A computed fold for a 73-nucleotide RNA from a Bacteroidales bacterium, annotated as transfer RNA. Rfam family: tRNA. The family's RNA type in Rfam is transfer RNA. It was read from a public genome assembly. Model confidence (mean pLDDT): 82 of 100. The organism belongs to Bacteroidales, within Bacteria.
RNA sequence: UGCGGGAUGUAGCAGUGGUUAGCUGACAAGCCUCAUAAGCUUGGAGUCGUUGGUUCAAAUCCAACUCCCGCUA
Numbered sequence: 001u002g003c004g005g006g007a008u009g010u011a012g013c014a015g016u017g018g019u020u021a022g023c024u025g026a027c028a029a030g031c032c033u034c035a036u037a038a039g040c041u042u043g044g045a046g047u048c049g050u051u052g053g054u055u056c057a058a059a060u061c062c063a064a065c066u067c068c069c070g071c072u073a
C1' cells in the first nucleotide's frame, strides 16, 4: 500500500430478510446434601461497533467511518 476476515449481555459463540435475538460458561437465588462440589430449576443482564440508505419489515442487504486479526508490499 492493497486484499480478506471479524465487532451480538461479563466471557466465548450461533443466528444470511419475517412474527419473543438464542446456546454454553460466569454471576445471583432456590432445590438437593451433615456440608462443599457436582446435578436440577429459576432469574438479572443485549437497544447486535457508529452513522446513514434500501425494504411493509434489517443483527442479516448496501455505503462511509472506527477498532481488532491475518496475508501482501
Stems, first nucleotide, its partner, number of pairs: 002071006010025004018056001027043005049065005